[in-house]
Molecule: small-subunit ribosomal RNA
Organism: uncultured euryarchaeote
RNA sequence: AUUGCCAUUGGUGUUCGACUAAGCCAUGCAAGUCUUCUGAGAGGAGGCAAACCGCUGAGUAACACGUGGAAAAUCUACCGUUAGGUGGGGUAUAGCCUCGGGAAACUGAGGGUAAUCCGCCAUAGGCUCUGAUUAUUGGAAUAUAUCAAAGCUCAAAGCUUCGGCGCCUAACGAUGAUUCUGCGGCUGAUCAGGUAGUUGGUGGGGUAAUGGCCCACCAAGCCAACGACCAGUAGGGGCUGUGAGAGCAGUAUCCCCCAGACGAGUACUGAGACACUUACUCGAGCCCUACGGGGUGCAGCAGGCGCGAAACCUUUACAAUGCACGCAAGUGUGAUAAGGGAACGCCGAGUGCUCAUGGUUUCCAUGAGCUUUUCUAAAGUGUAAAAAGCUUUAGGAAUAAGAGCUGGGUAAGACAGGUGCCAGCCGCCGCGGUAAUACCUGCAGCUCGAGUGAUCUGGAGUUUUAUUGGGUCUAAAGCGUUCGUAGCCGGACAUGCAAGUCUCCUGUGAAAUCUGCCCGCUUAACGGUCAGACGUGCAGGGGAUACUACAAGUCUAGGGAACGGGAUGGGCUAGAGGUACUCCUGGGGUAGGGGUGAAAUCCGAUAAUCCUGGGGGGACCACCUGUGGCUAAGGCGUCUAGCUAAAACGUGUCCGACGGUGAGGAACGAAAGCCAGGGGAGCAAAUCGGAUUAGAUACCCGAGUAGUCCUGGCCGUAAAUGAUGCAGAUUAGGUGCUGCGAAUCCUUUGUGGGUUUGCAGUGCCGAAGGGAAGCCGUUAAAUCUGCCACCUGGGGAGUACGGUCGCAAGGCUGAAACUUAAAGGAAUUGACGGGGGAGCACCACAAGGGGUGGAGCCUGCGGUUUAAUUGGAUAAUACGCCGGAAAUCUCACCAGGGAAGACAACAGAAUGAAGGUCAGUUUGACGCGCUUACUCGACUCGUUGAGAGGUAGUGCAUGGCCGCCGUCAGUUCGUGCCUUGAGGUGUUCGGUUAAGUCCGACAACGAACAAGACCCAUGUCCUUAGUUGCUAGUUUUAUCUCCGGAUGAAGCGCACUCUAAGGAGACCGCUGGUGAUAAACCAGAGGAGGGAGUGGUCAACGGUAGGUCAGUAUGCUCCGAAUUUCCUGGGCUACACGCGGGCUACAAUGGCUGGGACAAUGAGUUGCCACCCCGAAAGGGGGCGCUAAUCUCUAAACCCAGUCCAAGUUCGGAUUGAGGGUUGUAACUCACCCUCAUGAAGCCGGAAUCCCUAGUAAUCGGGUGUCACUAGCGCCCGGUGAAUACGUCCCUGCUCCUUGUACACACCGCCCGUCAAAUCACCUGAAUUAGACCUGGGUGAGGAUGUAUCUCUUGGUAUAUUCAAACCUUAGUUUAGUAAGGGGGGUU
Repeated sequence: AUUGCCAUUGGUGUUCGACUAAGCCAUGCAAGUCUUCUGAGAGGAGGCAAACCGCUGAGUAACACGUGGAAAAUCUACCGUUAGGUGGGGUAUAGCCUCGGGAAACUGAGGGUAAUCCGCCAUAGGCUCUGAUUAUUGGAAUAUAUCAAAGCUCAAAGCUUCGGCGCCUAACGAUGAUUCUGCGGCUGAUCAGGUAGUUGGUGGGGUAAUGGCCCACCAAGCCAACGACCAGUAGGGGCUGUGAGAGCAGUAUCCCCCAGACGAGUACUGAGACACUUACUCGAGCCCUACGGGGUGCAGCAGGCGCGAAACCUUUACAAUGCACGCAAGUGUGAUAAGGGAACGCCGAGUGCUCAUGGUUUCCAUGAGCUUUUCUAAAGUGUAAAAAGCUUUAGGAAUAAGAGCUGGGUAAGACAGGUGCCAGCCGCCGCGGUAAUACCUGCAGCUCGAGUGAUCUGGAGUUUUAUUGGGUCUAAAGCGUUCGUAGCCGGACAUGCAAGUCUCCUGUGAAAUCUGCCCGCUUAACGGUCAGACGUGCAGGGGAUACUACAAGUCUAGGGAACGGGAUGGGCUAGAGGUACUCCUGGGGUAGGGGUGAAAUCCGAUAAUCCUGGGGGGACCACCUGUGGCUAAGGCGUCUAGCUAAAACGUGUCCGACGGUGAGGAACGAAAGCCAGGGGAGCAAAUCGGAUUAGAUACCCGAGUAGUCCUGGCCGUAAAUGAUGCAGAUUAGGUGCUGCGAAUCCUUUGUGGGUUUGCAGUGCCGAAGGGAAGCCGUUAAAUCUGCCACCUGGGGAGUACGGUCGCAAGGCUGAAACUUAAAGGAAUUGACGGGGGAGCACCACAAGGGGUGGAGCCUGCGGUUUAAUUGGAUAAUACGCCGGAAAUCUCACCAGGGAAGACAACAGAAUGAAGGUCAGUUUGACGCGCUUACUCGACUCGUUGAGAGGUAGUGCAUGGCCGCCGUCAGUUCGUGCCUUGAGGUGUUCGGUUAAGUCCGACAACGAACAAGACCCAUGUCCUUAGUUGCUAGUUUUAUCUCCGGAUGAAGCGCACUCUAAGGAGACCGCUGGUGAUAAACCAGAGGAGGGAGUGGUCAACGGUAGGUCAGUAUGCUCCGAAUUUCCUGGGCUACACGCGGGCUACAAUGGCUGGGACAAUGAGUUGCCACCCCGAAAGGGGGCGCUAAUCUCUAAACCCAGUCCAAGUUCGGAUUGAGGGUUGUAACUCACCCUCAUGAAGCCGGAAUCCCUAGUAAUCGGGUGUCACUAGCGCCCGGUGAAUACGUCCCUGCUCCUUGUACACACCGCCCGUCAAAUCACCUGAAUUAGACCUGGGUGAGGAUGUAUCUCUUGGUAUAUUCAAACCUUAGUUUAGUAAGGGGGGUU
């Protein structure tokens, strides 16, 4: 300033079409007044005023403004002071009268007339020039005064009421104006050269006055990096906003100055104008017109249109203040004073107070009482007239509260409902994906309050442009290096001066503004007197002299020069040499060579590679060689010579501040590249071929051209780096190396070696200090000084345009629009790496064994199908998993049919609710419904809420439980210490272990959870106990006997086995070795067992948004007569197909037949079932025992004998047919078993992949869980019983240390460019449109000057010169708009 919502009142102010259109304006008003003339008036003549006041800010970067000076270069009406004067005489003309022209505006002719109108004469006076004199002022005389001479010019006005008002001349003053000048105040160098009246002189013209202000001639100057010129922008100041200040931004409104009055030019009058409401002319616009011609200018007050986000009434009065005129009375005044409108600023007041009752007691409602600022009404006063205000009276809490916000910043909700990345919010960060303190609404709260929010703009915040007061190793930033111009800065001593500097005085720096006391409006805002401050300044004068400058003089510490002997890949030129390479040639020699991870292209019978003799060529300079040397940097390496440069050291030498830095400028400047001419061995961009690869325009290999080399020229850049500008001074050290010197010692006497030390250089480590840290630290990035360069978030962009350099490539200089909330530095913890190191694991490899993957079947999953094939799990860590072997049930799915609402309200109901039932009908079936009838006797789902129930949703809202990381060895804490901090240390290191297990070291010392130990089973022994277990021995007894004995039964018994309770035992304890005399490891002895004996159980901090809402629990959401519940049937069992886990096999280490032998764990009353009978068998019928160490269920592989004879078989058993059995309400979909028949695929399994280190793998059977029936599954049990490592980190992974990181939802990460699409701004652009400035030319209104001439005048005409608006044309510069096409960039 604009705007949204809301709004009681008063005062006050220098607020109100400034911002955009200095765009255009209807209408009214804004400048008159005096009266000696005439007149009724209107009007005229004359005087003064109209150059003030008021408005606006277009132009102007300038003496426009501010401030201080100057005018010896000026003017000034009205006013003041002083002195003097005001005499004489004359001619016109308007108004008026008469007559005309014209539409009008206006204008012509004739007649008469006045003045303070206009001439003439006089006096005073003035001006110019010449000369003189001295005098005065002064820095200076051209000034002033006086005298003399000449020339030119030449005053006056009256009126009167007699008071006065006027008029003229001269001088002074005052006021106002004009001119000049020092200093001061915008941006751009992508504007660096500008200027011909330009700079100066002489002489003129012009002006009030100086001056190139103008003119003629002469000279060639003048301005400029202290920024000329050009371009852009802009009225300047007092002041205003903000700020602690320095500043930054503004300068509308008030005051001073300037400029303008539709655009532009010119002039008259006048003291004053080149004149807002004067004149003339041109141009553009508008109006009138009879078409001939005229009129007009609100950036004055109101008002209108337009423009815009944006700004009032066509009011009143001259009452006050001021101005003009007037002697005055007075007149005029949109200046001004008042009123109206506007939340425009500032200031003030109010919207009530008390009590009682009630309410979810801050508060609200009701009732009663009190007060009356305000409000309403009345009278007086107030005012030019009103109004407000003031005084008095009456009435009545009456007439008066909103806006924004409530996640953080930032005061105020973990309130409710709605929404569900939707709608929306948000200045910034960020909210919203179904539990939103951030969206919308309600409630509550907070802030301010007649206001409160939003947007734009200015300042502060921001030391984020740093003068006060910043930086440049790595965050943005030191020119690649040196020389050097201007500039800036500069050693010691004394002297002078006083420019800077300091101090005092004087003048000035307007008022308003600001500050203080006091005073006046009820207070305040506001206003007033006085004082002060401010204006940080300028000018003049008097002093001081430390410092700086200046002048002149001296010095030697800076600097330079000289001399001396050393050191050096410093540079340039010439010569010499060396090995290697390559080519040519001679000899020898034979089939390959070469190359790679492996190969091939390639070379080779025209003789390669290889060995050897000779010759040519070009490039290069091994070893020495070293954080060693030299150079300004780039850079410099064989040897010798010449020329040349620089540095260090030493010196009782010389000069005497000669210095430091360095904008512009100049020189040098790797590699590559360019031009011209040479040269070309090797190497080698481009290119060609061979490989690799999905491809391979690459990496590898074979060839190979520019180039690399030399001479001459150009380019001028690099991570040109120490990412550290140059110079000087100050501030602990330690330890190396190089050069020179000094002292001393040794000596092989050498240019030798050692030690100490001085200077110079070059490294490392470190005190203080610095730093964000990393780090720097006398070679500073410490402390102080001088000078230069550079930086100011990221991207766009070192790009575009312009300029300049270059042959080109390109270099230097160097933006903006737009976009974005970060980009960046250093360090920390993790994670990761086809980085490194150490250690480990049969869910790793190696050495082995056996499988899977091929077949058939079983089972789970996907897919498909289906009315439904319910749902979950789905890398390792889903897939014989949900204990999930589903016939019904299970059951969640599908089809069909039924049932059911606790409680409350309404409604119905003894005029009979609900229920039950015969029959019929309906149905798969049913008092389920319907028809009809009976019975019973109090509730009833008809409506609305609310429930029960839900295997409905959400495992990403959860508890609990579980899987995996993890068959891992880790995870932390207390105190201390280190770090600005995150954090580190401890937990690291050397050994060792299965182990963060233990030992030792260490700014750490201790501790906790894991590991270990404890616990269970098993392996040996002992003790105790002896039933349902055992039976050696012994007693009795039965049967058989080959008389030896064998078998059985019952006691005694507890020896053994076994059972189940307690102990012992194993600990690197012992010996030897290794190790550090440790921890520990290796071997051995003994022992049932040896290094954790073996196997289990348990198992950290945490992570995986892992799995489960379908086991239970549970928040929220949903369904609620259906997503609840019951019944029947079906489905989960489907089947072109794919995958996982198994079973059976493919046979002879086997199949079949017969005979014979040996377990353990378990289970059992709706059960296990001995034994007997029947049946071919499954099984059936009887039936003992057992609620169990008692009874029952119980092996197979194996052994012996026989048979089969290599075949799709006497292997294999799928599939199918027939007949039986069992369970169960039920066996079709869809169970199991037996017998007979049938007899499929399959002859050992591709790529790939799984498990396993000993009683293990493999193989054999058994038990149990599930279970009415059903085991190819899970869990457990025993029988038989191997092979191969005793290692490693290659693959897959795990742990620790270290390293890099632009990753941190952490490599399944991050991220680059093209391409595709959309959109935005920009660059370029053929051309085109409009404007500004400008060169030359033409036309030229009008003005000025001169001359001539006409009429006698206020003049006209002609002509010459000159200035010149405007228009046309031409050459050019520049700005803006449009633009096909082209280009890159940003965002998505």